[in-house]
Parts: sequence; structure tokens; C1' cells
RNA sequence: GGCCCCAUCGUCUAACGGUUAGGACGUGAGCUUUUCAUGCUUAAAAUCCGGGUUCGAUUCCCGGUGGGGUCA
Repeated sequence: GGCCCCAUCGUCUAACGGUUAGGACGUGAGCUUUUCAUGCUUAAAAUCCGGGUUCGAUUCCCGGUGGGGUCA
């Protein structure tokens, strides 16, 4: 340098073009306990960036950035 794949809460991971963007772990608060742990309830927390298509984009298209694979 060519080609291919990927990018979503702190982490991992879902989401027919119309979802309140869901779940697990983690974190905060409350309850329980003498305390811790466990358990229960609850809360906060995300679509890499810029354009395009569309009534409507996390999803489709183009470009960029970053990561991975492969060939040289």
C1' cells in the first nucleotide's frame, strides 16, 4: 500500500428502517444483618465523527478516524 471485518452505558453484549436503545456484570442509594458478604428493591449510565437517502437511520449508502485479519 491492496482487500475484508468491526466500532452501542465503566466492561461484555442485544436491537425487521418506526423500541422508553434491552440484558448481564459493575457502580450509587435504600431494605435486610451487630458489621461485612449474600439476598431484595431502585437509580444513573451508551449508538466513533461528518455528510447523504428516507416521512422516519443504531440499522441503508459515501467519506473520515480508530481497531483487527489477510496478501505483498
Predicted 3D model of a 72-nucleotide RNA (transfer RNA) from a bacterium. The coordinates come from a structure-prediction model, not an experiment, and the mean pLDDT is 81. Its Rfam family is "tRNA". The family's RNA type in Rfam is transfer RNA.